Predicted 3D model of a 477-nucleotide part of an RNA (small-subunit ribosomal RNA, 3' major domain) from an uncultured rumen bacterium.
Context: one part of a larger RNA
RNA sequence: UGACGGGGGCCCCGCACAAGCAGAGGAGCAUGUGGCUUAAUUCGAUGCAACGCGAAGAACCUUACCUGGAUUUGACAUGCAGCUGCACGGGGUAUGAAAGUACCCCUCCUCCGAGGGUGCUGCACAGGUGCUGCAUGGCUGUCGUCAGUUCGUGCCGUGAGGUGUUUGGUUAAGUCCACCAACGAACGCAACCCCUAUGACCCGUUGCCAUCGGGUAACGCCGGGAACUCAGGUCACACUGCUGGUUUACGCCAGAGGAAGGUGGGGAUGACGUCAAGUCAGUAUGGCCCUUACAUCCAGGGCUGCACACGUGCUACAAUGGCAUAUACAGAGCGACGCAAGACCGCAAGGUGGAGCAAAUCGCAGAGAGUAUGCCUCAGUUCGGAUUGGGGUCUGCAACCCGACCCCAUGAAGUCGGAUUUGCUAGUAACGGCGUAUCAGCUACGACGCCGUGAAUGCGUUCCCGGGCCUUGUACA
Numbered sequence: 001u002g003a004c005g006g007g008g009g010c011c012c013c014g015c016a017c018a019a020g021c022a023g024a025g026g027a028g029c030a031u032g033u034g035g036c037u038u039a040a041u042u043c044g045a046u047g048c049a050a051c052g053c054g055a056a057g058a059a060c061c062u063u064a065c066c067u068g069g070a071u072u073u074g075a076c077a078u079g080c081a082g083c084u085g086c087a088c089g090g091g092g093u094a095u096g097a098a099a100g101u102a103c104c105c106c107u108c109c110u111c112c113g114a115g116g117g118u119g120c121u122g123c124a125c126a127g128g129u130g131c132u133g134c135a136u137g138g139c140u141g142u143c144g145u146c147a148g149u150u151c152g153u154g155c156c157g158u159g160a161g162g163u164g165u166u167u168g169g170u171u172a173a174g175u176c177c178a179c180c181a182a183c184g185a186a187c188g189c190a191a192c193c194c195c196u197a198u199g200a201c202c203c204g205u206u207g208c209c210a211u212c213g214g215g216u217a218a219c220g221c222c223g224g225g226a227a228c229u230c231a232g233g234u235c236a237c238a239c240u241g242c243u244g245g246u247u248u249a250c251g252c253c254a255g256a257g258g259a260a261g262g263u264g265g266g267g268a269u270g271a272c273g274u275c276a277a278g279u280c281a282g283u284a285u286g287g288c289c290c291u292u293a294c295a296u297c298c299a300g301g302g303c304u305g306c307a308c309a310c311g312u313g314c315u316a317c318a319a320u321g322g323c324a325u326a327u328a329c330a331g332a333g334c335g336a337c338g339c340a341a342g343a344c345c346g347c348a349a350g351g352u353g354g355a356g357c358a359a360a361u362c363g364c365a366g367a368g369a370g371u372a373u374g375c376c377u378c379a380g381u382u383c384g385g386a387u388u389g390g391g392g393u394c395u396g397c398a399a400c401c402c403g404a405c406c407c408c409a410u411g412a413a414g415u416c417g418g419a420u421u422u423g424c425u426a427g428u429a430a431c432g433g434c435g436u437a438u439c440a441g442c443u444a445c446g447a448c449g450c451c452g453u454g455a456a457u458g459c460g461u462u463c464c465c466g467g468g469c470c471u472u473g474u475a476c477a
């Protein structure tokens, strides 16, 4: 100087506790992991910070694993030498599960030097998801969006070092102020960036329709309009600026005005460093290893295996509910190998067909919770939907292992969950639906977004957890 202490100050902060709301832990299912099993159940991730994680799509492919069948300059790149005028390519036969192997047919550029292309032989080499993340780059997690981490000169100390950065106030903040052997500065903080909340101006099509006119069963449907909504651009606005109180100052409290008030709300942004944290399987890369195999191709299987244990979710156990009928209101997205309307067929999944649309124009598209009326009347039920039987639809070469969806039948556990434990302070939690990526299809109940409805509680900091500052002890470095 650090680190540590079931040391201190206590000073401060955080959904850390408390106060609340909704959950998890019990049930069924989905999914990940451990374990077990297996020819293989590929590999990695392992307290917080692994476990709906890499994987934003495992039937084949993917695929790295296993079994079997094949290839050896190779599936892919560059170069050299020799040989072959054989083309490349297309079609076919035999064998085979395919890959491959054996063979047949068609077709050849040129300036005639040779060259281009292809094949064969040979050599350099290719190839490796083989090992090492404790050899690395790059990227990432975490403490933590915590307020810290340092430097120059000066001064102090024999020195390691100290000071500055401490102290007193204040702040979300090493934020600012005052004082001070310090004076300045850098990386962080804040601001600058994006979205959102209000207004003005400009511009109005594919969007809008107040006024005028026309028209319809109805509809901005038409003429037209530029008001409104909205779209897109430019600008304004918030700064403790104003008032009062308090204060040396910084600031704090209350208020006015205002769409918004003290960082308005949200995002992006992550200092010096810590964990030899994670990743050689995203890519790159040193070293080591394999080279008729640890490389490459193919078929089938496996990654989906099930006495069990754990994590994360979904659906429930019902009446603030379930069912039936009717009816209202979004936002953000996506669409040509695509989205697909009206119409017709089917109980339905879906099918036939194909208008329109590279889309503020057309389509996906019906939002759902909500509201109105009716039935159910507390029951393992008109709750709950697992499981199983049968019949179908769709995608795809192919749904046996191992897809999703529909219909009929079946109708399991479950009556609110032990110890314990998680999230959340406002348009938040909770509840409700909608969209997208991946994608032929889908095991999505996941992930990332979007809007609708919309709470309760916060006395406070004694305690638990984590962090910051000062100080103290130390057989630790």
Stems, first nucleotide, its partner, number of pairs: 001477002003474003007471003011468004016461002020424005027315008035306002043054002065301007074125001078124006089106007109115001127290002130288003136284001138279003141275001143273001148187006154163003167178003193267004198236005204230001208225002212223003239261001242255005317417001321376007333364003338357002343352003383414001388409007430453007
Its mean pLDDT, the model's own confidence on a scale to 100, is 82. It matches the Rfam family "Bacterial small subunit ribosomal RNA". Gene Ontology terms of the family: ribosome and structural constituent of ribosome.